[in-house]
Context: one part of a larger RNA
RNA sequence: UGACGGGGACCCGCACAAGCAGUGGAGCAUGUGGCUUAAUUCGACGCAACGCGAAGAACCUUACCUGGGUUUGACAUCCGGGAAACCCUCUCGAAACAGGGGGGUGCCCUUCGGGGAAUCCCGUGACAGGUGCUGCAUGGCUGUCGUCAGCUCGUGUCGUGAGAUGUUGGGUUAAGUCCCGCAACGAGCGCAACCCCUGUCCUUAGUUGCCAUCGGGUAAUGCCGGGAACUCUAAGGAGACUGCCUGUGACAAGCAGGAGGAAGGUGGGGAUGACGUCAAGUCCUCAUGGCCCUUACACCCAGGGCUGCACACGUGCUACAAUGGCUGGUACAAACGGCUGCGAUACCGCGAGGUGGAGCCAAUCCGAGAAAACCAGCCUCAGUUGGGAUUGGAGUCUGCAACUCGACUCCAUGAACGUGGAAUUGCUAGUAAUCGCGGAUCAGCAUGCCGCGGUGAAUACGUUCCCGGGUCUUGUACU
Numbered sequence: 001u002g003a004c005g006g007g008g009a010c011c012c013g014c015a016c017a018a019g020c021a022g023u024g025g026a027g028c029a030u031g032u033g034g035c036u037u038a039a040u041u042c043g044a045c046g047c048a049a050c051g052c053g054a055a056g057a058a059c060c061u062u063a064c065c066u067g068g069g070u071u072u073g074a075c076a077u078c079c080g081g082g083a084a085a086c087c088c089u090c091u092c093g094a095a096a097c098a099g100g101g102g103g104g105u106g107c108c109c110u111u112c113g114g115g116g117a118a119u120c121c122c123g124u125g126a127c128a129g130g131u132g133c134u135g136c137a138u139g140g141c142u143g144u145c146g147u148c149a150g151c152u153c154g155u156g157u158c159g160u161g162a163g164a165u166g167u168u169g170g171g172u173u174a175a176g177u178c179c180c181g182c183a184a185c186g187a188g189c190g191c192a193a194c195c196c197c198u199g200u201c202c203u204u205a206g207u208u209g210c211c212a213u214c215g216g217g218u219a220a221u222g223c224c225g226g227g228a229a230c231u232c233u234a235a236g237g238a239g240a241c242u243g244c245c246u247g248u249g250a251c252a253a254g255c256a257g258g259a260g261g262a263a264g265g266u267g268g269g270g271a272u273g274a275c276g277u278c279a280a281g282u283c284c285u286c287a288u289g290g291c292c293c294u295u296a297c298a299c300c301c302a303g304g305g306c307u308g309c310a311c312a313c314g315u316g317c318u319a320c321a322a323u324g325g326c327u328g329g330u331a332c333a334a335a336c337g338g339c340u341g342c343g344a345u346a347c348c349g350c351g352a353g354g355u356g357g358a359g360c361c362a363a364u365c366c367g368a369g370a371a372a373a374c375c376a377g378c379c380u381c382a383g384u385u386g387g388g389a390u391u392g393g394a395g396u397c398u399g400c401a402a403c404u405c406g407a408c409u410c411c412a413u414g415a416a417c418g419u420g421g422a423a424u425u426g427c428u429a430g431u432a433a434u435c436g437c438g439g440a441u442c443a444g445c446a447u448g449c450c451g452c453g454g455u456g457a458a459u460a461c462g463u464u465c466c467c468g469g470g471u472c473u474u475g476u477a478c479u
Stems, first nucleotide, its partner, number of pairs: 002478001003476003007473007015463002019427005026318008034309002042053002064304007073127001077126002079123005086103006107116003129293002132291003138287002140282003143278001145276001150189006156165003169180003195270004200238007210227002214225003241264001244258005320420001324379006336367003341360002346355003386417001391412007433455007
């Protein structure tokens, strides 16, 4: 100087408290451990591994296993020889591989002999190849403390020196934010602001969007003429700065209240992550040093496995019901996607879906019915009209192919479950809770992930305690 303390002082955070909804019990989904296995590929392991890499394992993916094959190789560059490329087809076979048959000649230069470019085949060796090892050799990227308020430097001063000062102190702030003081005076990286979305208004623009006024038309509809007001769309601007008032404070920074205002003291949300810490994570994204394999640790193919199941844990979904379930009717979104794509009306099917193809490269057409809510009816507290697991049967769709191992539909079956021990999680407002909608990945497959809107709470006395963090100070046999 730091680090640490079951030392002290001050301060902060859904840290506790006050509340609301959960998890832990059940069934199922998913990840992990374990066990099993020919293989159940690999990585991730307190917070910060465990719906994580994987934004989608039937084949492929695939890195694993078994079997069948290849050895200049699936891929790159160079050399020699040959043939354009390419297309069709036969045999063996699970395919890969192996062995045949037929068609077919282009482009550029030319002294018409040939040469060249692209592509393919054969050969030779230089080489290729490796998701093999080392993240404790590394780059890059990422997590975490933490969006915490800190981390430093120049010069000066002090100290023999390590170092100190500045950065401490008095106030204040979300903030090393600002003010005052001070042997310090300045500065840098952080904070804040500048950026994006959202909340109010104005201007410009008016189609595909809008419809107040005027006219036409319909069973009905901005349907048509038209309009540019309104909504909206999307570009520009205005607006919030403690600017104004009162009080308080040290005449400061600020704080409390008020006015006006769509919004008030950072308006709400996002992007943005200082010096560093954890030899944190990743050699399986990629790159890369070293080591290792080279008829194999490389490569191709078929099938299997990654989906195994006595168990254990994490994360979720669905429930246990009447603030509910079922049936019928009837409203109101936002955001997004669409070309070998979205697919309407119509018809067929109880349904998944099928036939068919209007329109749309989309403010135009389609996905698209939002759901909870509301209205009416039934159920009457029961393992039930709650709950839907499991199993049998029959189907649909995607795909070369759904046996291992897809999703969905219909009929039947109807399990556990009556609010969950110790323990434990999230959340302070358009939040929690609850309700549906969309997207990426994707042939198909979503209870996961990423977004979108609808309905919409309760509580916070307070900082004694638990956890984490910041500043000052103190002790130390640690650095």
This is a predicted structure of a 479-nucleotide part of an RNA (small-subunit ribosomal RNA, 3' major domain) from an uncultured bacterium.
The RNAcentral record of the full RNA draws on ENA and SILVA.
Its Rfam family is "Bacterial small subunit ribosomal RNA".
Model confidence (mean pLDDT): 85 of 100.